[in-house]
């Protein structure tokens, strides 16, 4: 140095049942009630009256847990920049803009999950990301101390990153 197989552990992603929350919200019906010009990204056209409050009915997305099952150990996250199919943002359609999501490229950072302060997403005390900090694991180096006849094992410091470790074959 090339290939191929591997190991971390409250690892990592998916998908699907089941739950919580979202919420007795949106909305539907009904009764009653106030205001008649106005709306929460912006621009044309075009339709459209709008609240509120009992009473009867009653959701879903996006965000999660638990368990299973599949794919894995840069597993995946993450920030920038670019691209666009498709999705979403006005009371509602229809097109354009403009911004969010998704998806794909590039580049950057993160070894791994825990707990803690903070920020920032989020309806949220769920939950997720980010920085910092703590101790812990895996791994590899040094340095000391122990055992062993050796290969080697244990302990303890300190230190680095997955661009790492280990095995095996090849050069």
């Nucleotide at each position: 140095u090339g290939a191929u197989a591997g190991a971390g552990g409250c690892g990592c992603g998916a998908a699907g049942u089941c739950c919580a929350a979202g919420a007795g919200u949106a909305c539907c019906g009904u009764u009653c009630u106030c205001c008649a010009a106005a709306g929460g990204u912006u621009c044309a056209g075009g339709c459209g009256g709008g609240g509120g409050a009992g009473c009867g009915g009653g959701a879903a997305a996006g965000g999660g847990g638990c368990c299973u099952u599949c794919g894995c150990c840069g597993a995946g996250g993450u920030g920038c920049g670019g691209c666009c199919c498709g999705c979403c943002u006005u009371g509602c359609c229809u097109g354009a803009a403009a911004g969010g999501c998704c998806g794909c490229c590039g580049c950057g950072c993160c070894g791994g999950g825990c707990c803690g302060c903070g920020g920032g997403a989020g309806a949220a005390c769920a939950u997720c990301c980010c920085c910092c900090g703590g101790a812990c694991u895996g791994u590899c180096g040094c340095c000391c101390c122990g055992a062993a006849a050796a290969c080697u094992c244990g302990g303890g410091g300190c230190g680095g990153a997955g661009c790492g470790c280990u095995g095996u074959c090849g050069u």